[in-house]
RNA sequence: AAUGCUGCCUGGGUGACCGCGGGCGGACGGCUUGCCGGCCCGCUCGAGGAAAGUCCGGGCUCCAUAGGGCGCGGUGGUGGCUAACGGCCACCGGGGGCAACCCCAGGGAAAGUGCCACAGAAAACAAACCGCCUCAGCGGCUUCGGCCGCCGGCAAGGGUGAAAUGGUGCGGUAAGAGCGCACCGCGCGUCUGGUGACAGGCGUGGCAGGGUAAACCCCACCGGGAGAAAGCCCAAAUAGGGAGGGAAGGCGCGGCCCGCGCUGUUUGGACCUCCGGGUAGGGCGUUCGAGGCCGUCGGCAACGGCGGUCCAAGAGAAAUGGUCACCGCCCUCGCAAGAGGGGACAGGAUCCGGCUUAUCGGGCAGCAUUCCAC
Repeated sequence: AAUGCUGCCUGGGUGACCGCGGGCGGACGGCUUGCCGGCCCGCUCGAGGAAAGUCCGGGCUCCAUAGGGCGCGGUGGUGGCUAACGGCCACCGGGGGCAACCCCAGGGAAAGUGCCACAGAAAACAAACCGCCUCAGCGGCUUCGGCCGCCGGCAAGGGUGAAAUGGUGCGGUAAGAGCGCACCGCGCGUCUGGUGACAGGCGUGGCAGGGUAAACCCCACCGGGAGAAAGCCCAAAUAGGGAGGGAAGGCGCGGCCCGCGCUGUUUGGACCUCCGGGUAGGGCGUUCGAGGCCGUCGGCAACGGCGGUCCAAGAGAAAUGGUCACCGCCCUCGCAAGAGGGGACAGGAUCCGGCUUAUCGGGCAGCAUUCCAC
């Protein structure tokens, strides 16, 4: 320098004017005089690395719940981290890459069941299309060397397929074959190392028998349900419910009042007082939290302990925006001065830890391979 790999950071800045939401304060107004209200003014705060998808896991709340089992769902190498996880870290095993490094749903197919398209002889109590062989048996021919056919043997070679009953080599044989042997692989036993997954050594068995479990299934572990419209509290008016009190009212006589009669009225009615539930409305939950940042200590790391420091939107059908100027970044044109253009994905609503997905660009660190120069 080129080509790659990994881990991160950033996600424009400043100013002016206008606008919006929350909080505090001031003026203003109202009255029940210490509360309320909206207009105005000032100060201050006002989205993200993913706020997204809502895919996992938890906090919190309410409901349910003796214990256990069945069923259902999820997870699946080992050890650790964590509140927890399907997340993260380290390691093991397998696969890819020259390498840095990346990928794995990574328990069980010698419990049982199912399935394996097309092609192919055969896809599983195996089988023989091409091919190879003629040792044994039978028949025919013979120049007596053999040849042909039948019955047979084989699974090495070819062919089919994603996959065909371990691989390579030597021996062996009629040809072949774990038939025999060596090495590799595999099973079993044992020893050593490791917390463990596992690795290595030794011995032994010619060798168990295809694949598929994000197919049923088996094994181990985990899981009660619903979710902030969770849920808790305060609490009008009107209607209705309950308890107590209860005669106003209406009609008649009458000019009016008193009065009287009837009715209301016994199945307690107008009205009054009290009680309880619901609704409107208001408050809490609600943002100080498994919190951020810095330092230090322990640990390979994930992470944890301790110390310091900071408080950073809060909500209710829902604000976080717009214009202009200058600077910065990128692209194009231009010798230059400069001119023109671009600036992504996307936006909280109970909170937190993850995963996944989207994203114009810019930057940092470490590592690998190859080449060049000294």
The prediction has a mean pLDDT of 77.
Predicted 3D model of a 374-nucleotide RNA (Bacterial RNase P class A) from a Planctomycetota bacterium.
Taxonomically the source falls in Planctomycetota (Bacteria, Pseudomonadati).
Rfam family: Bacterial RNase P class A. By type it is a ribozyme.